Predicted 3D model of a 341-nucleotide part of an RNA (large-subunit ribosomal RNA, domain IV) from a metagenome. The coordinates come from a structure-prediction model, not an experiment, and the mean pLDDT is 90.
Context: one part of a larger RNA
RNA sequence: CUCUGCUGAAGGAACUCGGCAAAUUAACCCCGUAACUUCGGGAGAAGGGGUACCCCGGUAGGGUUUGUAGCCCGAGGGGGUGGCACAUAAAUGUCCCAGGCGACUGUUUAACAAAAACACAGGUCUCUGCAAACUCCAAAGAGGAGGUAUAGGGGCUGACGCCUGCCCGGUGCCGGAAGGUCAAGAGGAGCGGUCAGCCGCAAGGUGAAGCUGCGAAUUUAAGCCCCGGUGAACGGCGGCCGUAACAAUGACGGUCCUAAGGUAGCGAAAUUCCUUGUCGGGUAAGUUCCGACCUGCACGAAUGGCGUAACGAUCUGGGAACUGUCUCCAGCAGAGACUCA
Numbered sequence: 001c002u003c004u005g006c007u008g009a010a011g012g013a014a015c016u017c018g019g020c021a022a023a024u025u026a027a028c029c030c031c032g033u034a035a036c037u038u039c040g041g042g043a044g045a046a047g048g049g050g051u052a053c054c055c056c057g058g059u060a061g062g063g064u065u066u067g068u069a070g071c072c073c074g075a076g077g078g079g080g081u082g083g084c085a086c087a088u089a090a091a092u093g094u095c096c097c098a099g100g101c102g103a104c105u106g107u108u109u110a111a112c113a114a115a116a117a118c119a120c121a122g123g124u125c126u127c128u129g130c131a132a133a134c135u136c137c138a139a140a141g142a143g144g145a146g147g148u149a150u151a152g153g154g155g156c157u158g159a160c161g162c163c164u165g166c167c168c169g170g171u172g173c174c175g176g177a178a179g180g181u182c183a184a185g186a187g188g189a190g191c192g193g194u195c196a197g198c199c200g201c202a203a204g205g206u207g208a209a210g211c212u213g214c215g216a217a218u219u220u221a222a223g224c225c226c227c228g229g230u231g232a233a234c235g236g237c238g239g240c241c242g243u244a245a246c247a248a249u250g251a252c253g254g255u256c257c258u259a260a261g262g263u264a265g266c267g268a269a270a271u272u273c274c275u276u277g278u279c280g281g282g283u284a285a286g287u288u289c290c291g292a293c294c295u296g297c298a299c300g301a302a303u304g305g306c307g308u309a310a311c312g313a314u315c316u317g318g319g320a321a322c323u324g325u326c327u328c329c330a331g332c333a334g335a336g337a338c339u340c341a
Stems, first nucleotide, its partner, number of pairs: 001336008010327002014325001019322001027051005036041001038159001052081005061073004082086001094320007101312002106118002122157007134143003160307004165237003170234002172230005179225003185219002190214005197206003238256005265299001266296001277293005
């Protein structure tokens, strides 16, 4: 010096990213407990007091029992004894205030992440009439289910409370016996190849049947086009100019564009670039924190919005208590390191 423990004057978070670590607290009985609340809770809130041993006396009372036998449990009170200290060791909650997120108990990256991620009851959309939809499977068969729409599958949301606006132009999905387009197939007008024959001196021409190569009209499904619907489907939810008797602001007006121009609520936010915005609070001093404001770079309503008691090895800010975290280190014990054998 390193590790594991123990102790410490005065101070008490000045340490540090951060009270990380350590310390405090701690059992049982009694007293006493706030906001808030879904009336259950919050609560062991917080905050106080008591505690050993002996005697009255195993007393009052209670349990067991048919029972005033026995046995077991056993306060409260009075008197006394010893110690600095009586839950005398060990084991054994630190607490409070405020905020974010997630309702909650649960689940997870076996071996760097336990969370605000996943799940969750609850909500909603959608598919499915049973040989169900859906899934596994060349098939047979099986799951779904020996279930039957209060059932089963899929998607999204995520307790509860108050709510969930506008846009169907694009995309998706659903509906639509018209119309347009449209495959194979059917159809076969027509054109060609071949050649027996015929014509020709020849070159060549023509050419029935058969075989064979193309092949128009016509007919024809879904789909697409087209016409509608649909947002707790994928998604989207404007700009410029002017205006009120100081100024400022703009209820109001004009204009352009759009499918429609963001309602409620919230808002410098797990979202705010400028930004340490501005004001207020807390501090002697506060890029964090809390409350406001709204100029929302770039919140916003089931990719849910805003609240919310309880809950959390969650995250953030503050306070009390307590401490070697620190000012500032010191001592002790054990194990290493180091030296010698």